[in-house]
RNA sequence: UUGACUCUGGAGAGCGGCGGGGCAUCGACCCGGCCCACCGAAGGGGAAGGCGGCAGCGCGUCGCCCACACUCUCAGGUUACCGGACAGAGGA
Numbered sequence: 001u002u003g004a005c006u007c008u009g010g011a012g013a014g015c016g017g018c019g020g021g022g023c024a025u026c027g028a029c030c031c032g033g034c035c036c037a038c039c040g041a042a043g044g045g046g047a048a049g050g051c052g053g054c055a056g057c058g059c060g061u062c063g064c065c066c067a068c069a070c071u072c073u074c075a076g077g078u079u080a081c082c083g084g085a086c087a088g089a090g091g092a
Base pairs, nucleotide, nucleotide: 005090006089007088008087009086014036016035017034018033020031021030022029037078038077039076043074044072045071046070049065050064051063052062053061054060
């Protein structure tokens, strides 16, 4: 210095609609399906740029490397819980 572990802090967005199942039954609760609307800070994709080749008046084209808290929303998420980039502390 990096990674993991422990503790602490940690944003955003519908407690959305319609069915189904579970719990003896109702309610509550739990699980999952479909639909619409949203969020970006698990993860992931993109690319500015750089290098090399081809072509070449200019424009361009192919390959490789590749950054963000930018961007896309695949994934994930939209009361609480859980998760959560990142930050602080700790010891091995």

Notes
The RNA shown here (Glycine riboswitch aptamer) has 92 nucleotides and comes from uncultured Thiogranum sp. The model forms 89% of the base pairs in the Rfam consensus. It matches the Rfam family "Glycine riboswitch aptamer". Gene Ontology term of the family: glycine biosynthetic process. Its mean pLDDT, the model's own confidence on a scale to 100, is 77. The sequence is in RNAcentral, with records from MGnify.